A computed fold for a 106-nucleotide RNA from a Chloroflexota bacterium, annotated as SAM riboswitch aptamer (S box leader). Model confidence (mean pLDDT): 86 of 100. The sequence was found by an Rfam model in a public genome assembly.
RNA sequence: UACUCAUCAAGAGCGAGUGAGAGAACCGGCUCAGCGAACUCGCGGCAACCCCCGGAAUUCGGGACGGUGCUACAUCCGGCAGGGUAGUGACUCUGGCAGAUGAGCG
Numbered sequence: 001u002a003c004u005c006a007u008c009a010a011g012a013g014c015g016a017g018u019g020a021g022a023g024a025a026c027c028g029g030c031u032c033a034g035c036g037a038a039c040u041c042g043c044g045g046c047a048a049c050c051c052c053c054g055g056a057a058u059u060c061g062g063g064a065c066g067g068u069g070c071u072a073c074a075u076c077c078g079g080c081a082g083g084g085u086a087g088u089g090a091c092u093c094u095g096g097c098a099g100a101u102g103a104g105c106g
Stems, first nucleotide, its partner, number of pairs: 001106001003104006013043005021032003026079004044071003049067002051063004075098001080095006
């Protein structure tokens, strides 16, 4: 970095350093932020993809030492396509695109 598969409305924060932005990119909206954003470090925590145990069982039950990941807001929401309600600018459903994480593979 390409591809394949699975999942993405649940869950889990304090301290120190630093100092102005942040919620992936663009546009729009809505939020968070000097009562300290992003980032780094320390310590905790969540979850259960890999992993371990049981089982005939890729689908079930249990575990959490280890490898990742995560720890505001639905992946914060929308953007594209189609449907429903309603009837003049709004609500809603499904799918897609893009993305994130893991596992596998080249």